c-di-AMP riboswitch aptamer (ydaO/yuaA leader) from a Phycisphaerales bacterium, 136 nucleotides, folded computationally. The source organism's lineage runs through Bacteria, Pseudomonadati, Planctomycetota, Phycisphaerae and Phycisphaerales. Its Rfam family is "c-di-AMP riboswitch aptamer (ydaO/yuaA leader)". Rfam describes the family as follows. This family represents a conserved RNA structure found upstream of the ydaO and yuaA genes in Bacillus subtilis and related genes in other bacteria.

[in-house]
């Protein structure tokens, strides 16, 4: 130093929202600019649609779609979505919003192009199996 086998321990979430280099600054964050990762959106051939374009149309998101209510902008419910290392059973909680481009975009390789925010918290039970730590 490695593998193996045993106790203990242990772990944040949604969301694409990181990680690292360099310069500036007292300097964590901050601000520029590079790199890699993660997302999203335009864009051919084929392909697909062919009477679609003002009751305009499209994107992002899980957020859709009905019923009541209607001086209401509430209430019910519903397609889909989450929930703490992962998976599988039982359970039980939550969301089911807003934004954005501006007459325009179907798919779409190469090409261009944009973002890297912002809120909050978890300990339900029970079976498997992994990591990393301490210890023998």
């Nucleotide at each position: 130093g490695a593998a193996a086998u045993a106790a203990u321990g242990u772990g944040g979430c949604c969301g694409a929202a990181a990680u690292u280099c360099a310069u500036g600054a007292a300097a964590u964050c901050c601000a520029u600019g590079g790199a890699u990762a993660c997302g999203g959106g335009g864009a051919a051939c084929c392909c697909g649609g062919u009477u679609u374009u003002c009751a305009g149309g499209g994107g992002c998101g899980u957020a859709u779609u009905c019923c009541c209510a209607u001086a209401c902008a509430g209430g019910g419910a519903u397609a889909a979505g989450g929930c703490a290392c992962u998976u599988c059973c039982a359970g039980g909680c939550c969301u089911g919003a807003g934004c954005c481009c501006g007459u325009c975009a179907g798919c779409u390789a190469a090409c261009c192009u944009c973002g890297u925010a912002g809120g909050c918290g978890u300990u339900u039970g029970g079976a498997a199996g992994a990591g990393c730590a301490u210890u023998g």